[in-house]
RNA sequence: UCCCUGGUAGUCUAGAGGUUAGGACUCAGCACUUUCACGGCUGAGACCCAGGUUCAAUCCCUGGUCUGGGAA
Numbered sequence: 001u002c003c004c005u006g007g008u009a010g011u012c013u014a015g016a017g018g019u020u021a022g023g024a025c026u027c028a029g030c031a032c033u034u035u036c037a038c039g040g041c042u043g044a045g046a047c048c049c050a051g052g053u054u055c056a057a058u059c060c061c062u063g064g065u066c067u068g069g070g071a072a
Stems, first nucleotide, its partner, number of pairs: 001071004006066002010025004018055001027043004048064005
């Protein structure tokens, strides 16, 4: 310098252009319990940045940036 992969809650991870962005762990509360834990219920919390395409973009395109891998 070039090529490939990926970036979604605090962590891990699904997601097909349109319908509340889903799940697990974590956190807060409620109830249960003599108390704790487990299990139950409720809630909070997320689309890397900029531009483009489109009626509509987390999703498609371009560039940037970061992570991992490869070529010279």
The RNA shown here (transfer RNA) has 72 nucleotides and comes from Sus scrofa. Rfam family: tRNA. By type it is a transfer RNA. RNAcentral holds the sequence, with entries from GtRNAdb and Rfam. NCBI's taxonomy places the organism under Eukaryota, Gnathostomata, Boreoeutheria, Suidae, Sus.